The RNA shown here (c-di-AMP riboswitch aptamer (ydaO/yuaA leader)) has 141 nucleotides and comes from Alicyclobacillus acidiphilus NBRC 100859. Rfam family: c-di-AMP riboswitch aptamer (ydaO/yuaA leader). Its family is annotated with cyclic-di-AMP binding and regulation of gene expression in the Gene Ontology. The model forms 91% of the base pairs in the Rfam consensus. Lineage of the source: Bacteria > Bacilli > Alicyclobacillaceae > Alicyclobacillus > Alicyclobacillus acidiphilus.
[in-house]
RNA sequence: UCAAAUACUGUGCCGAAUCGCCACGGAUCGUGGCGUACGGGGGAUUCUUGGUCAACUGACCUUGGGGUGAAUCGCUGUGAGCGGCGGGUGUCUCGUCAUCCGAACCCGACAACUAACCUCGGAGGCAAAACGAGAGGAUUU
Numbered sequence: 001u002c003a004a005a006u007a008c009u010g011u012g013c014c015g016a017a018u019c020g021c022c023a024c025g026g027a028u029c030g031u032g033g034c035g036u037a038c039g040g041g042g043g044a045u046u047c048u049u050g051g052u053c054a055a056c057u058g059a060c061c062u063u064g065g066g067g068u069g070a071a072u073c074g075c076u077g078u079g080a081g082c083g084g085c086g087g088g089u090g091u092c093u094c095g096u097c098a099u100c101c102g103a104a105c106c107c108g109a110c111a112a113c114u115a116a117c118c119u120c121g122g123a124g125g126c127a128a129a130a131c132g133a134g135a136g137g138a139u140u141u
């Protein structure tokens, strides 16, 4: 001098996931409770449709079907790729360009939409900053 890791603080990003009050504690935080910005699901007889156990009509499972989410569709066939389409970021906006992602989980045979109504979530994880045009703010004159 450069890079990496760790801790704290600030700023910013994905996401619905922010904020407030109370209590406890090892106290700029954590745990629990009650609310909340914001967000999701169900919500119109019966019949027709899977498997296993049970026979108290209930329990379990996932192949059918469905839900949250951007997270999907097609081609090819051993080999990992290509294309369509969808989503994020580049720290005010738009455009260009560049770059990254396309998962995971849940319901449990079952659900169109939807009024009344019912019900659930309100987490977690990250980081380095281009070009053009425009907008806004501050300072000085």
Base pairs, nucleotide, nucleotide: 011127012126013125014124019035020034021033022032023031024030025029038121039120040119041118042117050061051060052059053058064110065107066106067105068104072084073083074082075081085102086101087100088099089098090097092134093133094132095131096130